[in-house]
Transfer RNA from a Minisyncoccota bacterium, 74 nucleotides, folded computationally. It matches the Rfam family "tRNA". Its family is annotated with triplet codon-amino acid adaptor activity in the Gene Ontology. Its Rfam clan is "tRNA clan". The organism belongs to Minisyncoccota, within Bacteria.
RNA sequence: GGGCGAUUAGCUCAGUUGGCUAGAGCGCUUCCUUGACGUGGAAGAGGUCACAGGUUCAAAUCCUGUAUCGCCCA
Numbered sequence: 001g002g003g004c005g006a007u008u009a010g011c012u013c014a015g016u017u018g019g020c021u022a023g024a025g026c027g028c029u030u031c032c033u034u035g036a037c038g039u040g041g042a043a044g045a046g047g048u049c050a051c052a053g054g055u056u057c058a059a060a061u062c063c064u065g066u067a068u069c070g071c072c073c074a
Stems, first nucleotide, its partner, number of pairs: 001073007010026004019057001028044005050066005
């Protein structure tokens, strides 16, 4: 330099060929339970879907560029 893949909550990830208000598990906060911790139960907070632009009535999803990481070729 060229090709491919990944980037979604603090962490690990899903999101079925674009459709209403974006989710799960673990973690975190509060409450109940306990003498206390843990376990268990209930409720809750937390996201510019890496960034910018484009297509569309509508984009996490499609297209282009950029960034970071990984793999392959040279």